[in-house]
Background: This is a predicted structure of a 73-nucleotide RNA (transfer RNA) from Gigaspora rosea. It matches the Rfam family "tRNA". Rfam links the family to the GO term triplet codon-amino acid adaptor activity.
RNA sequence: AGGGGGAUAGUUAAAUACGGUAGAAUGUAGAGCUCCAAACUCUAAGAUGUGGGUUCAAAUCCCGCUCACCCUG
Numbered sequence: 001a002g003g004g005g006g007a008u009a010g011u012u013a014a015a016u017a018c019g020g021u022a023g024a025a026u027g028u029a030g031a032g033c034u035c036c037a038a039a040c041u042c043u044a045a046g047a048u049g050u051g052g053g054u055u056c057a058a059a060u061c062c063c064g065c066u067c068a069c070c071c072u073g
Stems, first nucleotide, its partner, number of pairs: 001072004006067002010026003020056001028044005049065005
């Protein structure tokens, strides 16, 4: 330099087939239970890397950029 797949709650990780309410686990906070705690149960908050474009509507489609990884030279 060229090519490839990837980036989503604190962490791990679904949702592209056909664009249409972003879900789960774990962690965190609160409550219940308990003499206290652990375990267990309930509730709550919390996310689409960034800038544009297309669209009534974008995690998803298109373009640029950033980051880490892999391949080629």